[in-house]
Record summary: Predicted 3D model of a 112-nucleotide RNA (SAM riboswitch aptamer (S box leader)) from a Bacteroidota bacterium. Its Rfam family is "SAM riboswitch aptamer (S box leader)". Rfam links the family to the GO term regulation of gene expression. Model confidence (mean pLDDT): 83 of 100.
RNA sequence: AACUUAUCAAGAAAGGUGGAGGGAAAGGCCCUUUGAAACCUUGGCAACCCCAAUUCAGAGUUUUUGAGUUGUGAAGGUGCCAAUUCCAUCCCAGUAAUGGGAAAGAUAAGGU
Numbered sequence: 001a002a003c004u005u006a007u008c009a010a011g012a013a014a015g016g017u018g019g020a021g022g023g024a025a026a027g028g029c030c031c032u033u034u035g036a037a038a039c040c041u042u043g044g045c046a047a048c049c050c051c052a053a054u055u056c057a058g059a060g061u062u063u064u065u066g067a068g069u070u071g072u073g074a075a076g077g078u079g080c081c082a083a084u085u086c087c088a089u090c091c092c093a094g095u096a097a098u099g100g101g102a103a104a105g106a107u108a109a110g111g112u
Stems, first nucleotide, its partner, number of pairs: 001112001003110006013042005021031003027087002043081003048077002050073001051071009085104001090101004
């Protein structure tokens, strides 16, 4: 950097430095000098990996691999802490409001 799988309507901010931008994507709509981005400190959320218990299956023989369930678990690895992934963009249904799907993106775990 390809690729695979899962999730994306919930949740969680203060301080310091800093100074004008930010919300991925030429649109919309927002946030921002009552202080943007970025960096630092502390705190928190969540539960993908993880941890504990447990069921099934395969190896196999006292271990190990895979799949699932439960948790009032959270030490550790990531991630996250305005707005549904802020909304839209492409397709379908609908008079419309709106609904569904895709694409793209983000994150995690794999992975050549």